[in-house]
RNA sequence: CGCAGGGAAAGCCAAACCUGUCGUGAGGCAGGGACGGAAAGCCACGGGUCUUUCAAGACGGCCGGGUUGUCAGA
Numbered sequence: 001c002g003c004a005g006g007g008a009a010a011g012c013c014a015a016a017c018c019u020g021u022c023g024u025g026a027g028g029c030a031g032g033g034a035c036g037g038a039a040a041g042c043c044a045c046g047g048g049u050c051u052u053u054c055a056a057g058a059c060g061g062c063c064g065g066g067u068u069g070u071c072a073g074a
Base pairs, nucleotide, nucleotide: 007071012037013036017032018031019030020029021028022027035061041067042066043065045064046063047062048059049058050057051056
């Protein structure tokens, strides 16, 4: 330096729920909060679930895949 594994410590992200706000809606954003996470970062490519004016959308913390990464010890 790279790959893989891993989570004692220091950190990181953050469910449900509540408040405000955007949206027809699924849901998104901000604050609080903490079920969990070792990619719970990103990407809607495949499957799946959901919304719907059936045209199209939402969900990456549903599964797979792609891609880029992080701290300590061994």
This is a predicted structure of a 74-nucleotide RNA (c-di-GMP-I riboswitch aptamer) from a Desulfobacteraceae bacterium.
It was read from a public genome assembly, where an Rfam model found it.
Lineage of the source: Bacteria > Pseudomonadati > Thermodesulfobacteriota > Desulfobacteria > Desulfobacteraceae.
Its Rfam family is "c-di-GMP-I riboswitch aptamer". Its family is annotated with cyclic-di-GMP binding in the Gene Ontology.